[in-house]
Context: one part of a larger RNA
RNA sequence: UUGGGCAUAAAGCAUCUGUAGGUGGCUUUUCAAGUCCAUCAUCAAAUCCUAGGGCUCAACCCUAGAUAAGCGGUGGAAACAACCAAGCUGGAGUAUGGUAGGGGUAGAGGGAAUUUUCGGUGGAGCGGUGAAAUGCAUAGAGAUUAGAAAGAACACCAACAACGAAAGCACUCCGCUGGGCUGACACUAACACUGAGAGAUGAAAACUAUGGGAGCGAAUGGGAUUAGAUACCCCACUAGUCCUAGCCAUAAACGAUGGAUACUAGGCGUUGUGUGUAUCGACCCAUGCAGUGCUGUAGCUAACCCGUUAAGUAUCUCGCCUGGGGAGUACAUUCGCAAGAAUGGAACUC
Repeated sequence: UUGGGCAUAAAGCAUCUGUAGGUGGCUUUUCAAGUCCAUCAUCAAAUCCUAGGGCUCAACCCUAGAUAAGCGGUGGAAACAACCAAGCUGGAGUAUGGUAGGGGUAGAGGGAAUUUUCGGUGGAGCGGUGAAAUGCAUAGAGAUUAGAAAGAACACCAACAACGAAAGCACUCCGCUGGGCUGACACUAACACUGAGAGAUGAAAACUAUGGGAGCGAAUGGGAUUAGAUACCCCACUAGUCCUAGCCAUAAACGAUGGAUACUAGGCGUUGUGUGUAUCGACCCAUGCAGUGCUGUAGCUAACCCGUUAAGUAUCUCGCCUGGGGAGUACAUUCGCAAGAAUGGAACUC
């Protein structure tokens, strides 16, 4: 002097709660362990450095001086962080008035469609494809029509709209219930942020057991296509998809972007809720707070782009990365009924 990174190059845990730990608002006081200053002692000699001298010079040698972090003692300082004590209200929270919402969970109800079934009418095809065939049909299909049953999903509204920690969440009604936002006035008085371990939740598929089974549909069987066709297309159809109770713990679990706080041009929408103005009223206009989008300045970036919802400028804290393959494999351990999950190498090779 310098002080790596994590949207897309390797790298943000799927998400949250929270223990230890780390970090922590404003004012005053105490103290002096941290911190800072002074001084003392010590850190052998040689070496290194400075000055002078001796071998003809040099290397080398001699003499003197300087240096030293650290540790310890003593005396002081009190800004900073810690401690003691007292306060404050801006962070955080409580109470209270409103308010939006597919937030969760239990129960009840609804219509359209599909399939099956039973009657009526009717009488030769239907279905399917690029074209066909398998398939269904005179034992009456398909079409149409009156009833009945079943299961699953909830058209339009519907929005780059809402809500939720994420996964996710939508027919209607109702019970219970979580969270958010906002307003004014009170209250508590730093109670905060993050969070190793730990715990909870966690799509789909899979698994165990009981039900259920309309449609769809891995596997499977046929029909086609093709050189072949263990596929794409067609006809069937089993697990499954649904319910209840468990289990599993993974996804391109994505914003491929951890959380919190502060600061840093605008413009155009949109959701919720206030205030002002205005009106018969719905609107309109201006503006505050909380979300959610587009565009864009400075800045940043390898670029694309990001850009007050940052990938900008800073602080705190956790997680993770260190060439490609071997390999998320082997071994071992923990968990699991299993499937597997988690932790997780090396040799060798380029």
This is a predicted structure of a 350-nucleotide part of an RNA (small-subunit ribosomal RNA, central domain) from Ottelia alismoides.
Taxonomically the source falls in Ottelia (Eukaryota, Tracheophyta, Magnoliopsida, Hydrocharitaceae).
The full RNA is in RNAcentral, with records from SILVA.